[in-house]
RNA sequence: UGAGUGGGUCGGACGGCCGCUGGUACACGAUACCGGAGGAAAGUCCGAGCAGGACAGGGCACGGUGGUGGCUAACGGCCACCCGGGGCAACCCGCGGGAAAGUGCCACAGAAAAUACACAGCCGAUGGCUGCCUUAGGCAGUACAGGCGAAGUUGAAAUGGUGCGGUAAGAGCGCACCGCGUGGGCGGCGACGUCGACGGCAUGGCAAACCCCACCGCCUGCAAGACCAAAAAAGCCGGUUACCCGGCCCGGGCAUCAAUCCGGCGGGUAGGUCGCUGGAGCCGGCUGGCAACAGUCGGCCAAGACAAAUGGUCGUCAUCCCCAAAAGGGAUACAGAACUCGGCUUACAGACCCACUCAUUUU
Numbered sequence: 001u002g003a004g005u006g007g008g009u010c011g012g013a014c015g016g017c018c019g020c021u022g023g024u025a026c027a028c029g030a031u032a033c034c035g036g037a038g039g040a041a042a043g044u045c046c047g048a049g050c051a052g053g054a055c056a057g058g059g060c061a062c063g064g065u066g067g068u069g070g071c072u073a074a075c076g077g078c079c080a081c082c083c084g085g086g087g088c089a090a091c092c093c094g095c096g097g098g099a100a101a102g103u104g105c106c107a108c109a110g111a112a113a114a115u116a117c118a119c120a121g122c123c124g125a126u127g128g129c130u131g132c133c134u135u136a137g138g139c140a141g142u143a144c145a146g147g148c149g150a151a152g153u154u155g156a157a158a159u160g161g162u163g164c165g166g167u168a169a170g171a172g173c174g175c176a177c178c179g180c181g182u183g184g185g186c187g188g189c190g191a192c193g194u195c196g197a198c199g200g201c202a203u204g205g206c207a208a209a210c211c212c213c214a215c216c217g218c219c220u221g222c223a224a225g226a227c228c229a230a231a232a233a234a235g236c237c238g239g240u241u242a243c244c245c246g247g248c249c250c251g252g253g254c255a256u257c258a259a260u261c262c263g264g265c266g267g268g269u270a271g272g273u274c275g276c277u278g279g280a281g282c283c284g285g286c287u288g289g290c291a292a293c294a295g296u297c298g299g300c301c302a303a304g305a306c307a308a309a310u311g312g313u314c315g316u317c318a319u320c321c322c323c324a325a326a327a328g329g330g331a332u333a334c335a336g337a338a339c340u341c342g343g344c345u346u347a348c349a350g351a352c353c354c355a356c357u358c359a360u361u362u363u
Base pairs, nucleotide, nucleotide: 001359002358003357004356005355006354007353008352009351010350012317013316014315015314016313017312018311020036021035022034023033024032025031026029038334042345043344045343046342047341048340049339050221051220052219053218062217063216064215065214066213067081068080069079070078071077082096083094084093085092086091097212098211102210103209104206105205106204119152121148122147123146126145127144128142129141130140131139132138133137160178161177162176163175164174165173179201180199181198182197184195185194186193187192225274226273227272228271235265236264237263238262239261243253244252245251281300282299283298284297285296286295287294288293318332319331320330321329322328
């Protein structure tokens, strides 16, 4: 200098004026002062707190998680490591338990997709048959018995692989190396690694198919829920008196065990208050730890609304765009709180910082 990898920060700035909203103060006002969106406030996908309901204990069912060790209130999150795959490397990716419990599935192609059988094929040593050689026997042929599983164009996947030997032809049939299995030594908390021994190989893949194993999990969510309480019904209590329903009659209710009326309770609609923001809080230093994180010390308080405030405008500057330039004009990423936290995922113009890798050049 070029190409990359991993991580982090900011995300227009300052000021004036006018508004909106929460708090505090008092002299209660058209007052003063202070506060007023985010890293994702988003998706609502996980995990918690909190609240109500349910619940003796245990089990079934259902759902979730799934290498190992740690962190955490907890997690499907995070950190470190292991194994497998990718990259020259920094580094990245993995829904990473069990296929020898059982059931099921394996498209197309292919001889065959789980049974090592058929097909196709090789051999025909040995035995049979035929022919030839004078015999013992040998040679040739046949493919009847029999032997074999090597080659078979496919496929995501074909019954360990490669090589040598071996044979009639072949084959872990034998051997070497690799793979696999069993048991052992050593290292590691562990996943696992490594060394040598034994075994000729001992049953293809799929569990994001049912299933099995281990662990976890009650349900619903702040419109949860609690309180105050105009209105109205049932019901209850006290007082009062003889009536009440109806235009009128008939009729009905009640009549001292109390109707009507009055008052109170009760009840909980409108409305109001709480829940509501000081919390597994934020920032910084130190200590321990590879790290996630933990401990400790110091500092700080930073929206709390309810159809829902967080806005408008002016000036200066910054960045970008239009324009040949100047002048001038325009724009300011994604988005926007709603009980609160811890995560994950997704969106994001642009600017900046840190660490590392590879290549080239110069010293």
Molecule: Bacterial RNase P class A
Organism: Planctomycetota bacterium